[in-house]
RNA sequence: CUCAUCCAGAGGGACUGAGGGAUACGGCCCGAUGACGUCCCGGCAACCGUCCGAUCCAGCGGAUUGGUGCCAAAUCCGUCCUGCCACCGAGAUCCGGUGGGGGAAAGAUGAG
Repeated sequence: CUCAUCCAGAGGGACUGAGGGAUACGGCCCGAUGACGUCCCGGCAACCGUCCGAUCCAGCGGAUUGGUGCCAAAUCCGUCCUGCCACCGAGAUCCGGUGGGGGAAAGAUGAG
C1' cells in the first nucleotide's frame, strides 16, 4: 500500500499501585471492593495453516488449535459528508434544528 472483517463470543490467580477506555475535544463509563499494565493458567473465535466431505471451477460445509488474534461497554458513543427517512420551527421541494439510516475518515485484527 491492497483486500476482508469489526452490534456475536470468551475470566480466574499472582505481581504492581493510579490512573484507564488509541489520538484531540465533548459525552459516557471502568477504577484503592485495586482498574490499566505484566506474567501464569483457562477460555472464545475461525483470519491463515492442516485434515475431512460434497463440488467443473469460483467458492461451500465440518473438525482441529499449528501461526496470529481476542476475552467491560458496537471500534463505548459523537466529530466529516449526505439528491435518504421521520419529527420540530410561522414552515414553501428552500432554510435551520433534532433523531435515525447510509457513506467516509481515523483505528484495530488478519491475509497478501
Notes
SAM riboswitch aptamer (S box leader) from a soil metagenome, 112 nucleotides, folded computationally. The coordinates come from a structure-prediction model, not an experiment, and the mean pLDDT is 80. Of the family's consensus pairs, 94% are formed in the model. The RNAcentral record of the sequence draws on MGnify.